This is a predicted structure of a 73-nucleotide RNA (transfer RNA) from a Saprospiraceae bacterium.
The RNAcentral record of the sequence draws on ENA.
Its Rfam family is "tRNA". Rfam describes the family as follows. Transfer RNA (tRNA) molecules are approximately 80 nucleotides in length.
The coordinates come from a structure-prediction model, not an experiment, and the mean pLDDT is 81.
RNA sequence: GGUGACGUAGCUCAAUUGGUAGAGCGUCAGUGUGAAGAACUGAAGGCAGUUGGUUCGAGUCCAAUCGUCACCG
Numbered sequence: 001g002g003u004g005a006c007g008u009a010g011c012u013c014a015a016u017u018g019g020u021a022g023a024g025c026g027u028c029a030g031u032g033u034g035a036a037g038a039a040c041u042g043a044a045g046g047c048a049g050u051u052g053g054u055u056c057g058a059g060u061c062c063a064a065u066c067g068u069c070a071c072c073g
Stems, first nucleotide, its partner, number of pairs: 001072007010025004019056001027043005049065005
């Protein structure tokens, strides 16, 4: 220098071939306990690496760019 994959809640990941983003763990509150833990119930929390484009509508398609990893030279 070239090619490819990935980049979604604090962490690990998901989302049937475009239709208004979920799970587990964690956090907070409650139940529970002598207290705590386990267990159970509920809640908060992301606009999706960044920018732009296509579309009535994009995490999900296109382009550029940044980062990580792998391969080729």